[in-house]
RNA sequence: GGGCCGGUGGUCCAGCCUGGUUAAGAUACCGCCUUGACAUGGCGGGGGUCGUUGGUUCGAAUCCGACCCGGCCCA
Repeated sequence: GGGCCGGUGGUCCAGCCUGGUUAAGAUACCGCCUUGACAUGGCGGGGGUCGUUGGUUCGAAUCCGACCCGGCCCA
């Protein structure tokens, strides 16, 4: 330098192909319940506007371009 894959709450991981009102779940954190107490368990809560930026569209995490970062392969 070229090709492919990935980047979404603190962390992990869906959703993207088939654009549509409120971005799912787990875990961690906080509160309550349960216990003599702790752990486990149950219920609830806060937390992300989707790597950055521009474009397409009535509407973009999702489609298109450029760039940044990480991984693998080729040279």
Molecule: transfer RNA
Organism: uncultured Nitrososphaeraceae archaeon